[in-house]
RNA sequence: GGAGGUGUCGAGGUGAUCGCUGGCGCCGCAAGGCGCGGGAGGAAAGUCCGAGCUCCAUAGGGCAGGGUGCUGGUUAACGGCCAGUCGGGGUGACCCGCAGGAAAGUGCCACAGAAACCAGACCGCCGUCGGGCAACCGGCGGCAAGGGUGAAACGGUGCGGUAAGAGCGCACCGCUCCUCCGGUGACGGAGGAGGCAUGGCAAACCCCACCCGGAGCAAGACCGAGCAGGGGGCGCGCUGCCCGCGCAAUGCCCCCGGGUUGGUUGCUUGAGCGCACCGGUAACGAUGCGCCUAGAGGAAUGAUCGCCGGCGGGCGCGAGCCCGCUGACAGAACUCGGCUUAGCGGCGGCUCCGGCG
Numbered sequence: 001g002g003a004g005g006u007g008u009c010g011a012g013g014u015g016a017u018c019g020c021u022g023g024c025g026c027c028g029c030a031a032g033g034c035g036c037g038g039g040a041g042g043a044a045a046g047u048c049c050g051a052g053c054u055c056c057a058u059a060g061g062g063c064a065g066g067g068u069g070c071u072g073g074u075u076a077a078c079g080g081c082c083a084g085u086c087g088g089g090g091u092g093a094c095c096c097g098c099a100g101g102a103a104a105g106u107g108c109c110a111c112a113g114a115a116a117c118c119a120g121a122c123c124g125c126c127g128u129c130g131g132g133c134a135a136c137c138g139g140c141g142g143c144a145a146g147g148g149u150g151a152a153a154c155g156g157u158g159c160g161g162u163a164a165g166a167g168c169g170c171a172c173c174g175c176u177c178c179u180c181c182g183g184u185g186a187c188g189g190a191g192g193a194g195g196c197a198u199g200g201c202a203a204a205c206c207c208c209a210c211c212c213g214g215a216g217c218a219a220g221a222c223c224g225a226g227c228a229g230g231g232g233g234c235g236c237g238c239u240g241c242c243c244g245c246g247c248a249a250u251g252c253c254c255c256c257g258g259g260u261u262g263g264u265u266g267c268u269u270g271a272g273c274g275c276a277c278c279g280g281u282a283a284c285g286a287u288g289c290g291c292c293u294a295g296a297g298g299a300a301u302g303a304u305c306g307c308c309g310g311c312g313g314g315c316g317c318g319a320g321c322c323c324g325c326u327g328a329c330a331g332a333a334c335u336c337g338g339c340u341u342a343g344c345g346g347c348g349g350c351u352c353c354g355g356c357g
Stems, first nucleotide, its partner, number of pairs: 001353004006348005012308007020039002023036005041329001045340002048338005053216004060243004065212005070084005085099001086097004100207002105205002107201003122147002124143008155173006174196001175194008220265004229256006235247003272291005278285002309326007
């Protein structure tokens, strides 16, 4: 200097003028006026997960169905996060994970190939007999080591052995079993014995372990206003089915039709935020102190100017000066913990390559 990889921070501040709006206080019959304070994000987005909260009057169990899937920790909970193990990718920093079970069962492995579950001889190698001048051809026997096909060929490499070969034997690796050591654990390491066997796919159905009631703020509660009933059933009770339980004829349910579609509330103090200190590798947790930061209801949260800050460009040896911009993605609607997606700028460490000293 180039290329990569990872962590983190920010998304302006301040003053003035005008405008919008919530809350609180005062004035006013009211309309409204005055003062003080506050007013859209890191993703508010997607609605993919998990909850808080509300309803299903009151319990419970089973089946079906769904979710997760290595170990440990964390959390209100999670499919999240942290740490680790194993596997895969990359020269590396790092990244990813489709991470329980294939000997419970079922299913699939096209094509090519001799052969793809308990396999197999296309080209071949060896021995022997016969034919032939020879090359070679045929019969019988042995072989699966070499070559080919394929994503994958039923252990790998080497040595010995053999007519030629083969775990046939041996060494190492792999595999199975046993023992020991380390670790909470997943797992890792060491040693011994055994020539030892039949591959893959479960993000195929499935088996196993653990977890899950449903619907959702348009949930729900209250007030006001208004009308018009008719037909049917005996059961009804918020994913589905069964048992159980509860309510039931002045009741409930189903279908057709009519009326109201107005107001208040839920609605913002939270598993909240900041700082300090302690524990912990970390995620995170305890303690102490401090803070209150939108609450609309068809939907407000804005504009201009000055200064500072930041970004971009130019000039300058430098100090600095001049010009431009205030950026990208984008707007709360019950709230929160995550994930995913969109997208701008700054800072820090790490890895690889090249050059110079």